[in-house]
This is a predicted structure of a 73-nucleotide RNA (transfer RNA) from Parcubacteria bacterium C7867-004. The sequence is in RNAcentral, with records from ENA. Lineage of the source: Bacteria > Bacteria candidate phyla > Candidatus Parcubacteria. Its mean pLDDT, the model's own confidence on a scale to 100, is 82. Its Rfam family is "tRNA". It is annotated as a transfer RNA.
RNA sequence: GCCGGGAUAGCUCAGUUGGUAGAGCAGCGGCUUUGUAAUCCGCAGGUCGCCGGUUCAAGCCCGGCUCCCGGCU
Repeated sequence: GCCGGGAUAGCUCAGUUGGUAGAGCAGCGGCUUUGUAAUCCGCAGGUCGCCGGUUCAAGCCCGGCUCCCGGCU
């Protein structure tokens, strides 16, 4: 230098038909217990890597860039 994959909640990841952004764990509150843990119920938590474009509407499509992983030379 070229090719491929990835970047979404604190962490691990879904979300590919473009149409209200989700799950598990962690956190907080409650239930339960003599008490703690576990179980159960609830709550909160997001500039979807950055900049632009297309569209009535973009995590998703298009262009450029940054970072991480792998391959080729």